[in-house]
RNA sequence: GGGUCAGUAGCUCAGUGGUAGAGCAGUAGGCUCUUAACCUAUUGGCCGUGGGUUCGAUCCCCACCUGACCCA
Numbered sequence: 001g002g003g004u005c006a007g008u009a010g011c012u013c014a015g016u017g018g019u020a021g022a023g024c025a026g027u028a029g030g031c032u033c034u035u036a037a038c039c040u041a042u043u044g045g046c047c048g049u050g051g052g053u054u055c056g057a058u059c060c061c062c063a064c065c066u067g068a069c070c071c072a
Stems, first nucleotide, its partner, number of pairs: 001071007010024004018055001026042005048064005
């Protein structure tokens, strides 16, 4: 220098055009002598950044940033 993949909640990941979910974690409560475990409820996101297409974009297109890998 070229190419491929990835970037979504604190963490690990779903979501392939109609204003985003799970598990774990956190908070409150229940249970328990207490803790853990278990049960219930609940908080938390301008979807890496900036443009474009579209009535509408996490999703499609372009550029850039970050990370991993491959080629040179």